[in-house]
Context: one part of a larger RNA
RNA sequence: UCAAACUUAGGGAAUUCGGCAACAUUGGCCCUGUAUCUUAGGUAUGAGGGGUGCUUACGGUUGAGUAAACUGUAAGUCUUAGUCACAAGGAUAGUCCGACUGUUUAUCAAAAACACAGGUGACUGCUAGCCGGAAACGGUGCGUAUAGUCACUGACCUCUGCUCACUGCUAGUACGUGAAAAUCAGGUCCAACUGAUCUAAGCGCUGGUAAAGAGCGGGCCUAACUCUGAGGCUCUCAUGGUAGCGUAAUACCUUGCCGGUUAAUUGCCGGCUUGCACCAAGGAAGUAACGAGAUUAUCGCUGUCCCAAGUUUGAGCCUA
Numbered sequence: 001u002c003a004a005a006c007u008u009a010g011g012g013a014a015u016u017c018g019g020c021a022a023c024a025u026u027g028g029c030c031c032u033g034u035a036u037c038u039u040a041g042g043u044a045u046g047a048g049g050g051g052u053g054c055u056u057a058c059g060g061u062u063g064a065g066u067a068a069a070c071u072g073u074a075a076g077u078c079u080u081a082g083u084c085a086c087a088a089g090g091a092u093a094g095u096c097c098g099a100c101u102g103u104u105u106a107u108c109a110a111a112a113a114c115a116c117a118g119g120u121g122a123c124u125g126c127u128a129g130c131c132g133g134a135a136a137c138g139g140u141g142c143g144u145a146u147a148g149u150c151a152c153u154g155a156c157c158u159c160u161g162c163u164c165a166c167u168g169c170u171a172g173u174a175c176g177u178g179a180a181a182a183u184c185a186g187g188u189c190c191a192a193c194u195g196a197u198c199u200a201a202g203c204g205c206u207g208g209u210a211a212a213g214a215g216c217g218g219g220c221c222u223a224a225c226u227c228u229g230a231g232g233c234u235c236u237c238a239u240g241g242u243a244g245c246g247u248a249a250u251a252c253c254u255u256g257c258c259g260g261u262u263a264a265u266u267g268c269c270g271g272c273u274u275g276c277a278c279c280a281a282g283g284a285a286g287u288a289a290c291g292a293g294a295u296u297a298u299c300g301c302u303g304u305c306c307c308a309a310g311u312u313u314g315a316g317c318c319u320a
Base pairs, nucleotide, nucleotide: 001315002314003313004312005311006310007309008308010306011305014304019301028052029051030050031049032048037042039155053077054076055075056074057073058072059071060070061069062068078082090299091298092297093296094295095294096293097291098290102114103113118153119152120151121150122149123148124147129140130139131138132137156286158284159283161216162215163214166213167212168209169208170207171206172205175204176203177202182197183196184195185194186193217235218234219233220232221231244278245275256272257271258270259269260268261267
């Protein structure tokens, strides 16, 4: 000097991206007491407060019992300290995400990812649909639409707007187009070949369908201060973003503006919001409970730090 373990006066997060690390704090049991929110179940061991050893005496319950076990009251007594060792929650508040328990990158990621119950759509009447196989045949299933397969969403609550022009899917279709074959005609007799007729699917055509893929505008003017623009005109489109939310896990400008928090805040929370480029099952907005999730603040606590010091063990180093 390093590694591991431990102890530190006073201060107490000043450390740091960040309380990372640290049994530093809290801790068991008994009594008391318990806000807010809530899906009325919970949250909850909420938070907070008190007690705890030993000795003696007297009770209670069980017991045949003055034994034993459990338990109550009172008095006394010792220590720095009585769950004396071991064992053994730090707490609270705000926001985001995901409802939850669960699952995952064996060996750098445990999560907001996956799953989930619930919701919706599509296919399917069984010799079905979907999957495997060249087939025979097999699985779903010795099941039968309250079933099976596929896709999306993801508890619950309030909801889920407009657009079928494009792409897809689907239903129809008088008509057009439409290959081979077949038929007819031409081809000196035959043939090659040529022409015509007929015609399946498909396409054209007509509808439907967005919890299918997907999409959801611009310009000008306008109210008796000003500002704003309920309203009007116009271009254009299939329709021009509704409810809700909003500087957001999404906002470039941006450290937006206002308020709260701080001595001081690019942070956090609340509000506003013209949203570069939120938006409704690629779900929208809320949400109690839950989370080794992300983030902010407060109390307690501390060698994280002020600022280092010491102890133990081992390594290293020096000498023999």